[in-house]
Molecule: transfer RNA
Organism: Pseudomonadota bacterium
RNA sequence: CGGGGUGUAGCGCAGUCUGGUAGCGUAUCUGCUUUGGGAGCAGGUGGUCGUAGGUUCGAAUCCUAUCACCCCGA
Numbered sequence: 001c002g003g004g005g006u007g008u009a010g011c012g013c014a015g016u017c018u019g020g021u022a023g024c025g026u027a028u029c030u031g032c033u034u035u036g037g038g039a040g041c042a043g044g045u046g047g048u049c050g051u052a053g054g055u056u057c058g059a060a061u062c063c064u065a066u067c068a069c070c071c072c073g074a
Base pairs, nucleotide, nucleotide: 001073002072003071004070005069006068007067010026011025012024013023020057028044029043030042031041032040050066051065052064053063054062
C1' cells in the first nucleotide's frame, strides 16, 4: 500500500439476507421467600447500534467515506 472480517446495554451475543416500536443471557437495583447468606420467584433500571454523510415516509439493516482491532497478500 491492497483485500477481507469484527464493532449493538457493564460483560457475552442475536437481530442485517427480506428497511417498519432495539432484543436475549448475565450483571445490577427493589420486593417476596430465609434466623442470616446463597439459591429460587416477581418486577424495574440501563442503548440515540464505532464515527460522519447520503437514499427513503421510515435505516442497526441499503450506499459512500472514515476510525479502532484482527487476519491475508505485497